[in-house]
Bacterial RNase P class A, 331 nucleotides, folded computationally. Rfam family: Bacterial RNase P class A. It is annotated as a ribozyme. The prediction has a mean pLDDT of 75. The sequence was found by an Rfam model in a public genome assembly.
RNA sequence: UCAGUUAUGCAGACAGUCGCAUCAAUAUGAUGAGGAAAGUCCGAGCAUCAAGAGAACUGGGUGCUGGCUAACGGCCAGUGGAGGCGACUCUAAGGAUAGUGCAACAGAAAUAAACCGCCAAAAAUUUUGGUAAGGGUGGAAAGGUAGGGUAAGAGCCUACCGGAUGAGGGGAGAUCUUCAUCGCUCUGUAAACCCCACCUGAUGCAAGGUCAAAAGGGCAUAUGUGCUUGUUCUCUCACGCCCUGAACGCACCGCUUGAACCUUUUGGCAACGAAAGGUCUAGAUAGAUGACUGUCAAAUACAGAACUCGGCUUACAGCAUAACUGACAAA
Numbered sequence: 001u002c003a004g005u006u007a008u009g010c011a012g013a014c015a016g017u018c019g020c021a022u023c024a025a026u027a028u029g030a031u032g033a034g035g036a037a038a039g040u041c042c043g044a045g046c047a048u049c050a051a052g053a054g055a056a057c058u059g060g061g062u063g064c065u066g067g068c069u070a071a072c073g074g075c076c077a078g079u080g081g082a083g084g085c086g087a088c089u090c091u092a093a094g095g096a097u098a099g100u101g102c103a104a105c106a107g108a109a110a111u112a113a114a115c116c117g118c119c120a121a122a123a124a125u126u127u128u129g130g131u132a133a134g135g136g137u138g139g140a141a142a143g144g145u146a147g148g149g150u151a152a153g154a155g156c157c158u159a160c161c162g163g164a165u166g167a168g169g170g171g172a173g174a175u176c177u178u179c180a181u182c183g184c185u186c187u188g189u190a191a192a193c194c195c196c197a198c199c200u201g202a203u204g205c206a207a208g209g210u211c212a213a214a215a216g217g218g219c220a221u222a223u224g225u226g227c228u229u230g231u232u233c234u235c236u237c238a239c240g241c242c243c244u245g246a247a248c249g250c251a252c253c254g255c256u257u258g259a260a261c262c263u264u265u266u267g268g269c270a271a272c273g274a275a276a277g278g279u280c281u282a283g284a285u286a287g288a289u290g291a292c293u294g295u296c297a298a299a300u301a302c303a304g305a306a307c308u309c310g311g312c313u314u315a316c317a318g319c320a321u322a323a324c325u326g327a328c329a330a331a
């Protein structure tokens, strides 16, 4: 200098004029769409069903180890595997010796076989025997490479690797590593059914609540009814429901103070935790933030809250910063 990898930040700012919405107020003030607000894929807060406990059967979800979190299928750190020269990225990561199923087509043969080939014998162009090293088919073909050996070959033998078994060492663990013995062989698939371990109610802000009492009426009533919520059973506990009266309106509440945010210190590799101090930052409901001027500047793509929050996934242009990797050149 060029090319890459990872992480972070911004999403226009300031001032003025007019305009919109909410709150507070009294002559004005404060606040006012995102990093994804999108998808509705996960998890929860909250609400209703709704009084608890236990057991059995069933449905669904997750799937290497450890940690974080309110929780998660998330995040962090590792281990195994795959890709990349590398920085790094991805992960469909329990079990095939519990059982069942499937493996089309091609191929001689896919739970064990000989099409071509090689060798030997006879004969005369065919037959018999041996072989699984070479070739072909295929996603996969009787462990891989090299050497010796053989009629030709083959773990037939040897060396190295791979595999099985046993023992030792490191590590919380996944797992890594060392040594010894054995020629060691029936494939793959569980994001097929299934087995194992752990977890697990449903519906959702269009949830739900408020809008009167007295009185009157109906139903059920202990041998009954009612929750744990998919069903069934056992034990405990409790005693009711509906209508009229009676406001019904796009009424009011829910509706925004939060597992919230910022700063400092501190523990931890990190995710994250603890302490102290500080801040209040949309709540619309036919749906609010727009226009102009000036300065600065890089200024634009994707794109507008509707109960709230933690994630994941998708869309996307521009600018800036930091660290690391590779190549080339110079000193």
Base pairs, nucleotide, nucleotide: 001327002326003325004324005323006322007321008320009319010318012296013295014294015293016292017291018290020032021031022030023029034302038313039312041311042310043309044308045307046204047203048202049201051236052235053234054233055232056231057230059200060199061198062197063196064078065077066076067075068074079093080091081090082089083088094195095194099193100192101189102188103187115135116134117131118130119129120128121127122126143161144160145159146158147157148156162184163182164181165180166179167178168177169176170175208253209252210251211249215244216243217242218241219240224239225238226237260279261278262277263276264275265274266273267272